[in-house]
Order: sequence, then structure tokens, then C1' cells
RNA sequence: GGCAACCCGAUGGGAGAACUGCGCAAGCAGUGCCGAAGGAGCAACCGCCCCGGAAACUCUCAGGCCACAGGACCGUCGGACCGA
Repeated sequence: GGCAACCCGAUGGGAGAACUGCGCAAGCAGUGCCGAAGGAGCAACCGCCCCGGAAACUCUCAGGCCACAGGACCGUCGGACCGA
């Protein structure tokens, strides 16, 4: 110098969804609810088309339903990587 394509780190943004009872609080129990960690399912789509890869769709096992934390995804920077 290249790539914002994959991976890692930092940083900014980042949604949804309850009530009741017990308890000093943390929490516990019952019923209900949410989907954007993860997981699973169907399969739109894609490919090198034998076979593979596959969602923000679906399920809700997990997770979540004050806040904190977490958080798919997006932006920026740096590293890694590639090159002279």
C1' cells in the first nucleotide's frame, strides 16, 4: 500500500416482552409473555450443482421480561491476513 471480504480486539449506536404472592434484600413460587447471545427446524436463496452452504422465517431447549449485565446487526479504528 490492499481489504472493510473472513477472524480477533477496542469503541459508538442497538429492540422486544408481565402480573401476583412471600421475603429486609438478594431472590423464590405460580401463571403469562419476548426473540436480536447460543441451539434446533423448514427452506427462500446461493454455489464448484454428486452434493454442499444456508436466513433477520419458525420453535422457544437455553436466554430474557425495573436497572445493571448481555445483545443479532450497523459504523469507525487497530491487529491479523495479502502485496512491493
The RNA shown here (Glycine riboswitch aptamer) has 84 nucleotides and comes from Loktanella sp. The source organism's lineage runs through Bacteria, Pseudomonadati, Alphaproteobacteria, Roseobacteraceae and Loktanella.